[in-house]
RNA sequence: ACAUGUCUUCAGGGCGAGGUGAAAUUCCUCACCGGCAGUGACGCGGCGCCUUUGCCGCCCAGCCUGCGAACCGGCGAAAGCCGGCCGAUUCGGUGCGAAUCCGAAGCCGACGGUGUACAUAGUAACACUGUGUGCGACAGUCCGGAUGGAAGAAGAACUCA
Numbered sequence: 001a002c003a004u005g006u007c008u009u010c011a012g013g014g015c016g017a018g019g020u021g022a023a024a025u026u027c028c029u030c031a032c033c034g035g036c037a038g039u040g041a042c043g044c045g046g047c048g049c050c051u052u053u054g055c056c057g058c059c060c061a062g063c064c065u066g067c068g069a070a071c072c073g074g075c076g077a078a079a080g081c082c083g084g085c086c087g088a089u090u091c092g093g094u095g096c097g098a099a100u101c102c103g104a105a106g107c108c109g110a111c112g113g114u115g116u117a118c119a120u121a122g123u124a125a126c127a128c129u130g131u132g133u134g135c136g137a138c139a140g141u142c143c144g145g146a147u148g149g150a151a152g153a154a155g156a157a158c159u160c161a
Base pairs, nucleotide, nucleotide: 006156007155008154009153010152016030017029018028019027032140033109034108035067036066037065038064043058044057045056046055047054062107063106071084072083073082074081075080089105090104091103092102093101111144112143113142115135116134117133118132119131120130121129122128
């Protein structure tokens, strides 16, 4: 220092206030949050060159590109494998140049769960659970799968020169 494989560690944030209501971190108003990699004019720092250029490093996107997770389908005893799907932005400003900077206004966010009344079964009765019926309240932020998985980041030894 390149490539391949192995191992180790790490790898997601957020409901505060008010309103309605029997009940809401779920609805309404305001507020709050933003995984990984790339790109990111410019800027900042360092070095070389030596007077206008080069190199290196740092910083910078939820809605630009790609990916992960979740979800769906198939196969499988399972682990898992294969395929699919995979959200959301405009305007103005600066400038040679910006979907990234500055300003403004917008928009987006997997799956499952959630309350109450009555009847009924279990019970001595209650609690509780199951079933049925009526009404109801709809989660990016609560609880759960998840002490999981993972895009990837850093490191270690080995090998080679």